Transfer RNA from a Flavobacteriaceae bacterium, 72 nucleotides, folded computationally. Model confidence (mean pLDDT): 81 of 100. The sequence was found in a public genome assembly. Rfam family: tRNA. It is annotated as a transfer RNA. The organism belongs to Flavobacteriaceae, within Bacteria.
[in-house]
RNA sequence: UGAGGCAUAGCUCAGCGGAAGAGUGUCACUCUGAUAAGGUGAUAAGUUUAGGUUCGAUUCCUAAUGUCUCAA
Numbered sequence: 001u002g003a004g005g006c007a008u009a010g011c012u013c014a015g016c017g018g019a020a021g022a023g024u025g026u027c028a029c030u031c032u033g034a035u036a037a038g039g040u041g042a043u044a045a046g047u048u049u050a051g052g053u054u055c056g057a058u059u060c061c062u063a064a065u066g067u068c069u070c071a072a
Base pairs, nucleotide, nucleotide: 001071002070003069004068005067006066007065010024011023012022013021018055025043026042027041028040029039030038048064049063050062051061052060
């Protein structure tokens, strides 16, 4: 310098246009002589930013930012 991938909950990841879910974590209760494991409930993101398309965008398009990879 050129090309490409990724950006969603504290963390790891889903979500192919009708508006966000799981695992894990955390907290409380339960269970136990106690701890762990188990059970029940609660808890948290409007999706990196700015535009565009659309009746409607996390999703499609463009740019930017960050990050990773490849090539020179």